[in-house]
Context: one part of a larger RNA
RNA sequence: ACCACUUCAAGGAACUCGGCAAAUUGGCCCCGUAACUUAGGGAGAAGGGGUGCCCGACGGGUGAAAGCCCGGAGGGUUUCAACAAAGAGGCCGCGGCGACUGUUUAACAAAAACACAGCUCUCUGCUAACUCGCAAGAGGAUGUAUAGGGAGUGACACGUGACCAAUGCCGAAAGGUCAAAUGGAUCCGUCAGCAGCAAUGCGAAGCGGUGAUAUGAAGCCCCGGUGAAUGUCGGCCGUAACUAUAACGGUCCUAAGGUAGCGAAAUUCCUUGUCGGGUAAGUUCCGACCUGCACGAAUCGUGUAACGAUCGCGGCACUGUCUCGAAGUGGAGCUCG
Numbered sequence: 001a002c003c004a005c006u007u008c009a010a011g012g013a014a015c016u017c018g019g020c021a022a023a024u025u026g027g028c029c030c031c032g033u034a035a036c037u038u039a040g041g042g043a044g045a046a047g048g049g050g051u052g053c054c055c056g057a058c059g060g061g062u063g064a065a066a067g068c069c070c071g072g073a074g075g076g077u078u079u080c081a082a083c084a085a086a087g088a089g090g091c092c093g094c095g096g097c098g099a100c101u102g103u104u105u106a107a108c109a110a111a112a113a114c115a116c117a118g119c120u121c122u123c124u125g126c127u128a129a130c131u132c133g134c135a136a137g138a139g140g141a142u143g144u145a146u147a148g149g150g151a152g153u154g155a156c157a158c159g160u161g162a163c164c165a166a167u168g169c170c171g172a173a174a175g176g177u178c179a180a181a182u183g184g185a186u187c188c189g190u191c192a193g194c195a196g197c198a199a200u201g202c203g204a205a206g207c208g209g210u211g212a213u214a215u216g217a218a219g220c221c222c223c224g225g226u227g228a229a230u231g232u233c234g235g236c237c238g239u240a241a242c243u244a245u246a247a248c249g250g251u252c253c254u255a256a257g258g259u260a261g262c263g264a265a266a267u268u269c270c271u272u273g274u275c276g277g278g279u280a281a282g283u284u285c286c287g288a289c290c291u292g293c294a295c296g297a298a299u300c301g302u303g304u305a306a307c308g309a310u311c312g313c314g315g316c317a318c319u320g321u322c323u324c325g326a327a328g329u330g331g332a333g334c335u336c337g
Stems, first nucleotide, its partner, number of pairs: 002331007010323002014321001019318001027051005036041001038155001052077004058071005078082001090316007097308002102114002118153007130139003156303004161233003166230002168226004175221003181215002187209004193202003234252005261295001262292001273289005
């Protein structure tokens, strides 16, 4: 020096990315407890006091009584210290996210990820839909739409706007297009035969080939519907008696131009935006503003008590985290196992 631990003057987070680690707190009894709230909670809130042993006025329970048990003003007494050991919450405030208890990357991630009750859409009438299997068959289910499958959202509260042009899905006895197939017109080859001196030409049936009009489903086109389906939700110019701004007007484009709510946000580039708060000093934090590079409504929007080994910020208490280090105890040490 290393590992585990003990103690420390004065100070008390000055340490550090960050109070990481350590310390504080700690049991029981009594008093006493705020905002907020879904009235359950928050609560062990917070914050105080007490605590051993002996005597004990007095009161209570039970019992026939002796007695046993419970409480107890007050007094006494020992120690540094009485929940004397062990064990055994530190607390408070403001915010983000997720409602909650749960689940997860066995061995670097426990979370704001997954799940979740609840909400919605959609499919399914039973030999159900759906899934596994070549099939038989099985699950679904010895269930039957208050059931089962799929998808999204994710307690609760208040809400959930516009667009059906594109894509998807649903509907639709018309029309267009359209496969195999049916069918076999037509034409071609071959050839008996016929014509011809010959070359060659014509050529029935059969066989072989070609294959028209016509009939012909879904799909697609066309028509319509549908957003808690995939998705999308504008630009320029002018205008008010200070200025600024623009309730107002004009114009272009669109399927329609982002409503409520929220907003420098787990989203803001410029940016440490600006103002306010907190600090002596604050790229973080909290409250506002709105110029939203590039929030926004079930890939949900905004809130929310309770909850969290969650993340950010502040404070009290407490401390060797530090100023700044010191002393001590036990291990480890050299060889082998």